Model confidence (mean pLDDT): 78 of 100. FMN riboswitch aptamer (RFN element) from Maritimibacter alkaliphilus, 146 nucleotides, folded computationally. Of the family's consensus pairs, 100% are formed in the model. The sequence was found by an Rfam model in a public genome assembly.
């Protein structure tokens, strides 16, 4: 300093209060809650040639990608059930307005939106299961190379 390999270990948050009812943490009305990489006009510390600099941390749920679940295809002695793929599409997701500025998706200020699958006395982002799982990935050893 790393294209490639081995390994190790880490890797999600969140239902409080009220209604209605035989039953709801599922409905309704106040609420809460936000994985991983990428960008970056914000912060935050250094820096000098003092500027729209430069370095280095940090920073978007809804801008650009990723994931795990189901479905899909494929395979095994086959409805279950194991294993495997991820190419294209799919469930599958979400932002606008108004300021400031050369410029705003990111910034300040408002206001809204969104969230597998199965279960369940009653519909679930928040309960219970698969899950002591699995994985975007993040560190760190070994190793290579200098």
């Nucleotide at each position: 300093g790393c294209a490639g390999g081995u390994c190790u270990u880490c890797g999600g948050g969140g239902c409080g209060g009220g209604g209605u009812g035989a039953a709801a943490u599922u409905c309704c009305c106040c609420a809460c809650c936000g994985g991983c990489g990428g960008u970056a006009g914000g912060c935050a510390u250094g820096g000098c040639c003092c500027g729209c600099c430069c370095a280095u941390g940090c920073a978007a749920g809804u801008c650009c990608g990723c994931g795990a679940g189901c479905g899909c295809c494929c395979g095994c002695a086959a409805u279950c059930g194991c294993g495997g793929g991820g190419u294209c599409a799919g469930c599958a997701g979400a932002u606008c307005c108004g300021g400031u500025c050369a410029g705003a998706u990111g910034c300040c200020g408002g206001a809204a939106c969104c969230g597998a699958c199965g279960g369940u006395u009653a519909c679930a982002g928040u309960c219970c299961g698969g899950a002591u799982g699995c994985a975007a990935g993040a560190a760190g050893a070994c190793g290579c190379g200098g």